[in-house]
């Protein structure tokens, strides 16, 4: 140096192919239940989608460059 995967809630990950309200578990809070705690069971709170810039009425999603990680050629 090239060539491909991966970056999305505190953590673990869909959703990206085929644009159109940003989600799931598990942690966190609050409530029920229960002598308590654990389980269970209801509900709620968190997110500039890894930066930038394009296309588009609209972009996590197409397109370009870049950062950060892994693998593989060289």
């Nucleotide at each position: 140096g090239g060539g491909c995967c991966c970056g999305u809630a505190g953590c673990u990950c869909a959703g990206g192919c085929a644009g159109g309200c940003a989600g799931a578990g598990c942690a966190u809070c609050g409530g029920g239940c229960u002598u308590u705690u654990a389980a269970c069971c209801c509900g709620a709170g968190g997110g500039u989608c890894g930066u930038g810039g394009g296309u588009c009425c609209g972009a996590a999603u197409c397109c370009c460059a870049c950062c950060g990680g892994g693998c593989c050629c060289g």
RNAcentral holds the sequence, with entries from ENA. This is a predicted structure of a 74-nucleotide RNA (transfer RNA) from a Nitrososphaerota archaeon. NCBI's taxonomy places the organism under Archaea, Thermoproteati, Nitrososphaerota. It matches the Rfam family "tRNA". RNAcentral records the identical sequence in 3 taxa.